[in-house]
The part of an RNA shown here (small-subunit ribosomal RNA, 5' domain) has 538 nucleotides and comes from an uncultured bacterium. Its Rfam family is "Bacterial small subunit ribosomal RNA".
Context: one part of a larger RNA
RNA sequence: CGAACGCUGGCGGCGUGCCUAACACAUGCAAGUCGAGCGAGAAAGGGGAGCAAUCCCUGAGUAAAGCGGCAGACGGGUGAGUAACACGUGGGUAAUCUGCCCUCGAGCGGGGAAUAACAUCUCGAAAGAGGUGCUAAUACCGCAUAACGUCCAGGGGCCUUAGGGCCUUUGGACCAAAGGUGGGGAUCUUCGGACCUACCACUCGAGGAGGAGCCCGCGCCUGAUUAGCUAGUUGGUGGGGUAAUGGCCUACCAAGGCGACGAUCAGUAGCCGGCCUGAGAGGGUGAACGGCCACACUGGAACUGAGACACGGUCCAGACUCCUACGGGAGGCAGCAGUGAGGAAUUUUGCGCAAUGGGCGAAAGCCUGACGCAGCAACGCCGCGUGGACGAUGAAGGUCUUCGGAUCGUAAAGUCCUGUCGAGUGGGAAGAAAAAUACCGCUUCUAACAAACGCGGUAUUCGACUGUACCACCAAAGGAAGCCCCGGCUAACUCCGUGCCAGCAGCCGCGGUAAUACGGAGGGGGCCAGCGUUGUUC
Numbered sequence: 001c002g003a004a005c006g007c008u009g010g011c012g013g014c015g016u017g018c019c020u021a022a023c024a025c026a027u028g029c030a031a032g033u034c035g036a037g038c039g040a041g042a043a044a045g046g047g048g049a050g051c052a053a054u055c056c057c058u059g060a061g062u063a064a065a066g067c068g069g070c071a072g073a074c075g076g077g078u079g080a081g082u083a084a085c086a087c088g089u090g091g092g093u094a095a096u097c098u099g100c101c102c103u104c105g106a107g108c109g110g111g112g113a114a115u116a117a118c119a120u121c122u123c124g125a126a127a128g129a130g131g132u133g134c135u136a137a138u139a140c141c142g143c144a145u146a147a148c149g150u151c152c153a154g155g156g157g158c159c160u161u162a163g164g165g166c167c168u169u170u171g172g173a174c175c176a177a178a179g180g181u182g183g184g185g186a187u188c189u190u191c192g193g194a195c196c197u198a199c200c201a202c203u204c205g206a207g208g209a210g211g212a213g214c215c216c217g218c219g220c221c222u223g224a225u226u227a228g229c230u231a232g233u234u235g236g237u238g239g240g241g242u243a244a245u246g247g248c249c250u251a252c253c254a255a256g257g258c259g260a261c262g263a264u265c266a267g268u269a270g271c272c273g274g275c276c277u278g279a280g281a282g283g284g285u286g287a288a289c290g291g292c293c294a295c296a297c298u299g300g301a302a303c304u305g306a307g308a309c310a311c312g313g314u315c316c317a318g319a320c321u322c323c324u325a326c327g328g329g330a331g332g333c334a335g336c337a338g339u340g341a342g343g344a345a346u347u348u349u350g351c352g353c354a355a356u357g358g359g360c361g362a363a364a365g366c367c368u369g370a371c372g373c374a375g376c377a378a379c380g381c382c383g384c385g386u387g388g389a390c391g392a393u394g395a396a397g398g399u400c401u402u403c404g405g406a407u408c409g410u411a412a413a414g415u416c417c418u419g420u421c422g423a424g425u426g427g428g429a430a431g432a433a434a435a436a437u438a439c440c441g442c443u444u445c446u447a448a449c450a451a452a453c454g455c456g457g458u459a460u461u462c463g464a465c466u467g468u469a470c471c472a473c474c475a476a477a478g479g480a481a482g483c484c485c486c487g488g489c490u491a492a493c494u495c496c497g498u499g500c501c502a503g504c505a506g507c508c509g510c511g512g513u514a515a516u517a518c519g520g521a522g523g524g525g526g527c528c529a530g531c532g533u534u535g536u537u538c
Stems, first nucleotide, its partner, number of pairs: 001535001003534005010384006016377002018342001023340003027337003032070003037067002045058005077295003087219007096212003101208007109143001111141002118133006149174012179200006187194002221267003228258003233255008270292004274285004297318005320331004348374001350373003356370001357368004387417004397408004421479001424473004431465001435461008444452001482527005487508003493522005503510002
């Protein structure tokens, strides 16, 4: 130390847990949401009528689907590739983009044509596909309106990086939109509403915040038993492409560009904050946590979109697995669990959205293997316990003995005491803040009441963990100690067995008949819920 192995193992807290095959994966779950954008719309069950078939009401404008919007580019995983502007650090962008969010300005007029769902027909084993007919929208398409917007042509001023930036001015061209919900006194009304208004949404523009793209200086492993490398190669012009610079791409022209200050080639490797070690300098390392990058069965490609060349999207090719009526189809755990395999080796197919955070929604809420928790493992660190005091006929017993004794040893027994942890009984949290709803009050908006936004108060609702932490009571020394070592290094010695055998060993070395070195015993030393061994680093 992300360890493993051997022996042993009482409790708790906090962490950590496939380093090997980026090997293959059964099963379940991991990205949905909005009916306050839109059209349509079941069934079971229950009730009623009826001889019955059946019909009606409810279930219910619910479920399941469809069109549409936003999200699926986040969050989560892995380290294969990559020696590179990938990363780190410091800059540049006058060469750029930016959905949702915030601030500000202006607007939201009037039309049209479709299509899914649905119905019906056809093909197919299936996956699915096609034809015909109907319908809606915040889906789609024209028109109007149009500037501080974009482009073109021109004038002026201030800046500056080739080339442009900012301000101002004249003329021209071009480009937009969508509604929904709540409330309402007049007026109109086909009694639906129009109309007005608040909120949410929508359109154009300016700025911001956060995010992203691109460029540059410096830093960034090993090998010269790799010395030359390069044709889009290096530069220019025209064109294309991009949000944007650029051989990024293309045509033509020139012949350049890099290299012992190590090009090219080969090997190895994700990078960093950090982490380990060390007095430091340095060396090693990049698990967990955080930032960046890359990848998503292998290779390639684009579509949609503010953002992808997209882990749980699409298409093509390949390998593999599965289904098949042999015509054809389906799949991708390097998400969370889990399985097989590999390996010395690495966990539950758990609970919950209560908290934090995210997506959608006006909200209620729904979704969330992110996350919060629980389970397993002495894998690590930390804490606690396995009792305390007294107790000498120095008991019995073991071992040694010079046979006198010595030692285990106050150790045990015994007496008194305590009650941590564990067991049992009872009580029992914090983590909950918000938000919503109801009522009350205030303010703003409005022509005005109301409603609504906002602010304040009161009440109600919500806990996976969990009957957990914690507290109290109860009983009882009861349930809780091992491992390694003792020749020197290196703390700790005797006896027996063995006899260069069996064996030990990190180095030196022990063992061939008195072995403090092998095996056992007694004693001793060290550490302690651990102790040793192995591996690795300083």